[in-house]
Molecule: small-subunit ribosomal RNA
Organism: Pseudomonadota bacterium
RNA sequence: AUGGACGAGAGUUUGAUCCUGGCUCAGGAUCAACGCUGGCGGCGUGCCUUACGCAUGCAAGUCGCACGGGCCUUCUUCGGAGGGUCAGUGGCGGACGGGUGAGGAACACGUACCUGACCUAUCACGCAGUGGGGGAUACCCGCUCGAAAGGGCGGCUAAUACCGCAUGGCCCCCUGGGGCGGCAGCCCUGGGGGGAAAGCGGCCCGCGAGGGCCGCGCUGGGUGCGGGGGGUGCGGCGGAUUAGCUGGUUGGUGGGGUAACGGCCUACCAAGGCGACGAUCCGUAGCCGGUCUGAGAGGACGGCCGGCCACACGGGGACUGAGACACGGCCCCGACUCCUACGGGAGGCAGCAGCGAGGAAUCUUGGGCAAUGGGCGCAAGCCUGACCCAGCGACGCCGCGUGGAGGACGACGGCCCUCGGGUUGUAAACUCCUUUUCGCCGGGACGAAGGUCUGACGGUACCGGCGGAAUCAGCCACGGCUAACUACGUGCCAGCAGCCGCGGUAAUACGUAGGUGGCGAGCGUUGUCCGGAUUUAUUGGGCGUAAAGCGCGCGCAGGCGGCCGGUUAAGUCCGGUGUGAAAGCUCCCGGCUCAACUGGGAGAGGCCACUGGAGACUGGGCGGCUAGAGGCAGGCAGAGGCCGGUGGAAUUCCUGGUGUAGUGGUGAAAUGCGUAGAUAUCAGGAGGAACACCCGUGGCGAAGGCGGCCGGCUGGGCCUGACCUGACGCUGAGGCGCGAAAGCGUGGGGAGCGAACCGGAUUAGAUACCCGGGUAGUCCACGCCGUAAACGAUGGCCACUAGGUGUGGGGGGUAUCGACCCCCUCCGUGCCGACGCUAACGCAGUAAGUGGCCCGCCUGGGGAGUACGGCCGCAAGGCUAAAACUCAAAGGAAUUGACGGGGGCCCGCACAAGCAGCGGAGCGUGUGGUUUAAUUCGACGCGACGCGAAGAACCUUACCAGGGCUUGACAUGCGCUGUUCACCCCGGGAAACCGGGGGCCCUUCGGGGGAGGCGCACAGGUGCUGCAUGGCUGUCGUCAGCUCGUGCCGUGAGGUGUUGGGUUAAGUCCCGCAACGAGCGCAACCCCUGCCGGCAGUUGGACGUUUCUGCCGGGACUGCCGGGAGCAAACCGGAGGAAGGCGGGGAUGACGUCAAGUCAGCACGGCCCUUACGUCCUGGGCGACACACACGCUACAAUGGCCGGGACAGCGCGCGGCGACCGUGCGAGCGGAAGCGAAUCGCGAAAACCCGGCCUCAGUUCAGAUUGCAGGCUGCAACCCGCCUGCAUGAAGUCGGAGUUGCUAGUAACCGCGGGUCAGCACACCGCGGUGAAUACGUUCCCGGGCCUUGUACACACCGCCCGUCACGUCAUGGAAGGUGGCAACGCCUCAAGUCGCUGGGGCAACCUCUUUGGAGGAGCUAGGCGCCCAGGGCGGGGCUGCUGACUGGGACGAAGUCGUAACAAGGUAGCCGUAGCGGAAGCUGCGGCUGGAUCACCUCCUUU
Repeated sequence: AUGGACGAGAGUUUGAUCCUGGCUCAGGAUCAACGCUGGCGGCGUGCCUUACGCAUGCAAGUCGCACGGGCCUUCUUCGGAGGGUCAGUGGCGGACGGGUGAGGAACACGUACCUGACCUAUCACGCAGUGGGGGAUACCCGCUCGAAAGGGCGGCUAAUACCGCAUGGCCCCCUGGGGCGGCAGCCCUGGGGGGAAAGCGGCCCGCGAGGGCCGCGCUGGGUGCGGGGGGUGCGGCGGAUUAGCUGGUUGGUGGGGUAACGGCCUACCAAGGCGACGAUCCGUAGCCGGUCUGAGAGGACGGCCGGCCACACGGGGACUGAGACACGGCCCCGACUCCUACGGGAGGCAGCAGCGAGGAAUCUUGGGCAAUGGGCGCAAGCCUGACCCAGCGACGCCGCGUGGAGGACGACGGCCCUCGGGUUGUAAACUCCUUUUCGCCGGGACGAAGGUCUGACGGUACCGGCGGAAUCAGCCACGGCUAACUACGUGCCAGCAGCCGCGGUAAUACGUAGGUGGCGAGCGUUGUCCGGAUUUAUUGGGCGUAAAGCGCGCGCAGGCGGCCGGUUAAGUCCGGUGUGAAAGCUCCCGGCUCAACUGGGAGAGGCCACUGGAGACUGGGCGGCUAGAGGCAGGCAGAGGCCGGUGGAAUUCCUGGUGUAGUGGUGAAAUGCGUAGAUAUCAGGAGGAACACCCGUGGCGAAGGCGGCCGGCUGGGCCUGACCUGACGCUGAGGCGCGAAAGCGUGGGGAGCGAACCGGAUUAGAUACCCGGGUAGUCCACGCCGUAAACGAUGGCCACUAGGUGUGGGGGGUAUCGACCCCCUCCGUGCCGACGCUAACGCAGUAAGUGGCCCGCCUGGGGAGUACGGCCGCAAGGCUAAAACUCAAAGGAAUUGACGGGGGCCCGCACAAGCAGCGGAGCGUGUGGUUUAAUUCGACGCGACGCGAAGAACCUUACCAGGGCUUGACAUGCGCUGUUCACCCCGGGAAACCGGGGGCCCUUCGGGGGAGGCGCACAGGUGCUGCAUGGCUGUCGUCAGCUCGUGCCGUGAGGUGUUGGGUUAAGUCCCGCAACGAGCGCAACCCCUGCCGGCAGUUGGACGUUUCUGCCGGGACUGCCGGGAGCAAACCGGAGGAAGGCGGGGAUGACGUCAAGUCAGCACGGCCCUUACGUCCUGGGCGACACACACGCUACAAUGGCCGGGACAGCGCGCGGCGACCGUGCGAGCGGAAGCGAAUCGCGAAAACCCGGCCUCAGUUCAGAUUGCAGGCUGCAACCCGCCUGCAUGAAGUCGGAGUUGCUAGUAACCGCGGGUCAGCACACCGCGGUGAAUACGUUCCCGGGCCUUGUACACACCGCCCGUCACGUCAUGGAAGGUGGCAACGCCUCAAGUCGCUGGGGCAACCUCUUUGGAGGAGCUAGGCGCCCAGGGCGGGGCUGCUGACUGGGACGAAGUCGUAACAAGGUAGCCGUAGCGGAAGCUGCGGCUGGAUCACCUCCUUU
């Protein structure tokens, strides 16, 4: 350089943001299991749980060419021979193959080495041999014991069985010499001693005896291949709440033992050995090649296959053997099962299959030795549940199929629908095609090596033909993450859920359906592992405030370490060699049609070992240096420490004097003290504690901490000099020491203060805050304790990296009279600030910047700094330090709001100042409540309550009772009918309605039209949901605010603009400013009104001015003058003016808030009713009444009431109307009637007021409720239930508690008038005019609001949040008298089998001796006995660990419980930390500490001018 390979995140804390941090998800994997589903094939794979127990069959035999014999058979010369078979003797093999993973934390395994300390049957190849003898024995026979299993005795016999003898190349032992070597050894060469063997088969020669050859064997010895034994370095689990372990223990000597080293064993001697680099103990685990995951580093795992180990019912033991302490061998003990004649016996599937049990769960009691491999055999062959195949299971991986193409009018059906349609959907039907698969038929392998023979699989794979789309699709999901949406049902139910979370009447989240998405013979779920998780961080994290710096120092080990030179080569780097088994992995090539699978080749496999080299860096050793460090000398500052002494001020107490009625204390008080003389004041005395001013972000110390003065003893630091040493340094696990306050012990002391305690207050209570007392304590000595917000919440050391400005100590320069000033420098201590860092806040040469070294610490919140254990302590307690369970967060910083019993500024009839009221009475009206058949409904703090109602006797009317109607009281359409109807009459009836009778129109005579009726579709609903909505409205609020574009700042939410200085009624305007502009609001434009003018003008009989009416216009703009620092906006004053500084009033309501109000005004989604929840009618109710509230009216009287007389409005209204005038009635009214659609007529009188008179303080000549009688009016109708009139009746009430409302000027108050609604009904409402005040010092306080700022744990936002006890329920857990298991040691007792040792008088063929065949003795062996060891058993005291336990402790969680209010805003006493006491509880108080405290003031420092 090229090519290849190669790292993705998301949801969830908030109103929003950034960060920290946990939880969760998407991926891959699996010896799997479960649910639903299931066509085929290939290759794999299949008890993870009870190393639980096993019926049955099979899994290791074979050799007659080692041997004798039995039986069968063939031949026979009758002697026997051949073949087959069987048990036995003998040989080889049963130590392999196969299974399992219990145990084991170990040289068991892995890797690299060592064995000069060893073995090795069979096999291969060299060498040398194979001579000659002997004695037995099984089988068998006889007798005999036993149920059996099995024996016993006697007798016969063979061998490749056994035993001597001979021989010895070779081997072994003893002992010399020489050489090599570092050593235990090797090579050469002497002497002495010892040690072997077996035969069989075939062929040939031979009559035979015998011989020869070949093959297979046998013996000794050597080598090799392969296999093993032993040793070592290194490597791979957890726990320190296991810290000390060890008696054969460590070493030595002698001996024993082994194939061999060794304390392996034994006797003696010595006293060692191991351990923080983790011994011992406990727990867990077969190890590896590899497998899964991962970008990798790593993490997890070790099933199948392969290597090693261990085990074979539990435990012990040896025997045999080349090899075992032996899965299908033996002995013993134990448990279990079986047989038994009760005397005894038998057994071991963790081999293959199979059974039971356990479990969520794991297969056939198959075929075959054809292949591969193994054992035996000369061989044939036999055996082989190793193996090869088949079977079962979608358990996994891979492959294939369930069809392909065409096909719109977009069929039917389903689902949705706004009804138009959409979708399922080219999907289907239908047409054409194909035949993998499937069925049938036919052919038919490779695998067999090796000429012949031999195939379980198997008539399989594969091939050919025929048939026909024929036989074959499901599962999960569809709120976000995450791909896929609608309908119905349900209604916080039923249910879902991996996390966040869905469900309380419109649910894309539950259930079902349609549709859609994903995967597909599978799909989901669950479990487990890795990943994502840089969330244990080597790669690759952190510790000021998020979790995290030990309270501080000294210091052993350890880690790290200045400059120069040369040396070494341990680390390090490079090369080579060996090794890294196979399989697996990667690449290339090949075989099954492909793939999975599999064959071949290559690569990689970091380590390790050996070896050669390099010499920079680190290390080792050597020499040197002085910049680090230390020393020395001379100076300096200091509340550094300890001890002793001493001083004055003040408090208290005591004594005395003066003196008298209080004092003290608080928000206010009281307790207390005081006439027995206090407080106050003077003098004297006593005693203890603390040291004012100086005093300073001044000083000293490692920290805690240290403050009068003097003396003594003593530690450290700084500066200057550069004389000495020559890296002597830094850090520091353990360890040791110091360590505020409180507390503890002993003894002192005790003035003041002061936990506890007592009392007084406060309070609902007050175990507190406040007050009066007061004990421990505070002080001293000595000894403990060892903790704090022990804080800079910031470990120590070193180096480097802009500046500026204070201050403490030292030195120097300059200058000087000078210690002034100025400059430089070292050390300390503050502030501001650049780069940089930080999540931000902030830090910034005193780093939180950039680097290096070392230590400590963190890993979600709660549980918990708790329990248990250990250590320390007199105690209090400290140090170390979990788990179960539970939550989806807990947090940091910053942002916007909201809030504060935070601050600043400023408004409003907000308070204050006033006037009139309400709250009391009676009545009216509304509401609650109650009542009722019904008292229809709505409105509920302000912002519901004279509100919807601007008119409930019927109607209205929605409610109740009763009586009726059902295409309907009302709309539209269709079909049929059509004189049935409208209208009239009759009957019933309260009416509605029902029944009966008469009776349409037009016509060109064909017919047409309407009403009505019948039927269908539909109407109708004041039924529900204002939490589905539109519209409209209330409210904050006529408040001055709310936003946007662009730019700028910030990672971001967001900020800036909009803050600031002024000013305004105002975000009004001005100035300033990283902002510049703009929009909605404010203001103005509109209406009414106040002054003037112009034009026009009906109405009165006329004229003129004025008034009036309508229209148009003028006028006011801080325009003018003055004022101040005025130059801005503006403000104050003045002139002029009818009017001033928005003239007065109205209309006008920003972004938004209250799920505010209204489905009953209207509209409208959804739901509900349909002879009724619709509709009609009569009557009733909405008008009830023991009460309560709200809004009013009328009053309580003399500013009044009554009588008489008199005066002056404005807005309006009127034809189904207003109604003059006249008459009539006491009156309401009535009769009659002119005028007027109205500046023309009418309503119409205005009233308060004025004048005159009476009343005289009385429940009245006040007040008028209530009631009686008599009337009037409206209306179909005034009983329930209208208004008015007259007469009579005359109630409560004498000015209203707490509290509360309106109003700042033509206003309040008082007075009347009109209008709408309306047949009638007005104390209400909407308007109108008349008369016409008082007060505002002021902004502390109450309420509401605006701006800025501050704190916050609030954000459904203080009506917020939140703490603890108590009560109830559930769960896990600690303690506990005890109870009951397990494990491993220890001590003692006992001891099977068995090895070893001793003995062996009993027993015994081989060899030796004697002997006459018998026999005896010896050697040797052995039964038995004894001893050591020991499985197991017993006893004992402890250790560790589990389960359980009356009762008990706290903890977690739970929708609504109880008590209080501790914390968050100054949380109403700032909070918090440590400690101590106290209290129902949060908590309170004392002492010391911290700021992670608001606010105001002061001091200091800094910045700017």